c-di-GMP-I riboswitch aptamer from Candidatus Sediminicultor tertius, 89 nucleotides, folded computationally.
Its Rfam family is "c-di-GMP-I riboswitch aptamer". Rfam links the family to the GO term cyclic-di-GMP binding.
Its mean pLDDT, the model's own confidence on a scale to 100, is 87.
[in-house]
């Protein structure tokens, strides 16, 4: 140094849920809150999920309806980059 990862230490995130805000949704943020987490740090590069505003096709008196569509989301869904604190087997 790589792997690994404990009923060690020291720090660290924060899921349900509620509040208030921001978004068309998905979902975020910001406080409470803790169910996890040894990368739950970070990068939407590769796959998966999620939405469907917008477009595009169809259809309606009627943006009315239904189907398609990511430039939206999601790292706490998986795999990959990159990068950390700590050392007991």
């Nucleotide at each position: 140094u790589c792997c690994c990862g404990a009923u060690a230490a020291u720090a660290g995130c924060a899921a349900a849920u509620c509040a208030a805000c921001c978004g068309a949704a998905a979902g975020g943020u910001u406080g409470a809150g803790a169910c996890g987490c040894a990368a739950a740090g970070u990068c939407a590069c590769a796959g998966g999920u999620c939405u469907a505003a917008u477009g595009c096709u169809a259809u309606u008196a009627a943006g009315u309806u239904a189907g398609c569509u990511a430039a939206g989301a999601u790292g706490g869904c998986u795999g990959g980059g990159c990068u950390a604190c700590c050392g007991a087997a």